A computed fold for a 71-nucleotide RNA from a Candidatus Microgenomates bacterium, annotated as transfer RNA. The organism belongs to Candidatus Microgenomatota, within Bacteria. Rfam family: tRNA. From the family's description: Transfer RNA (tRNA) molecules are approximately 80 nucleotides in length. The coordinates come from a structure-prediction model, not an experiment, and the mean pLDDT is 82.
């Protein structure tokens, strides 16, 4: 310098044109004589910028940063 994946909640991730999902975690409550441990509710997210489309998380296009792979 080229190539190829990636990137979504504090963390793991799902989700590939139409309303973002789950698990831990986190706040409230029940529930118990207290604690665990169980149930319910809640809040919390598409890397940035441009385009295509009636609608972008999703498809192009650049740019950051991660990793892998030629040289």
């Nucleotide at each position: 310098g080229c190539c190829c994946g990636g990137a979504u909640a504090g963390u793991u991730c799902a989700g590939u044109g139409g309303u973002a999902a789950a698990a831990c975690a986190g706040g409230c409550c029940c529930u118990u004589g207290g604690u665990a441990a169980g149930g319910g509710c809640c809040a919390g997210g598409c890397a940035g910028g441009g385009g295509u489309c009636c609608g972008a998380u999703u498809c192009c296009c650049c740019u950051u940063c991660c990793g892998g792979g030629c040289u």